[in-house]
RNA sequence: GGGGGAUUAGCUCAGUUGGGAGAGCGAUUCGCUGGCAGCGAAUAGGUCAUCGGUUCAAGUCCGUUAUCCUCCA
Numbered sequence: 001g002g003g004g005g006a007u008u009a010g011c012u013c014a015g016u017u018g019g020g021a022g023a024g025c026g027a028u029u030c031g032c033u034g035g036c037a038g039c040g041a042a043u044a045g046g047u048c049a050u051c052g053g054u055u056c057a058a059g060u061c062c063g064u065u066a067u068c069c070u071c072c073a
Base pairs, nucleotide, nucleotide: 001072002071003070004069005068006067007066010025011024012023013022019056027043028042029041030040031039032038049065051063052062053061
């Protein structure tokens, strides 16, 4: 230098027919228990890496930039 892949909640990750943003763990509150642990319930938490484009509508399609992984040279 070139090819491919990844980037979504604090962490690990789903979300491929383009229309509902989610799970587990963690956090907070409440309940059960004499208490801790444990279990149950609820709540909060998101610029879907960046910028632009397509579309009635984009996490999802197209391009750009950035970071990381990998292959080739």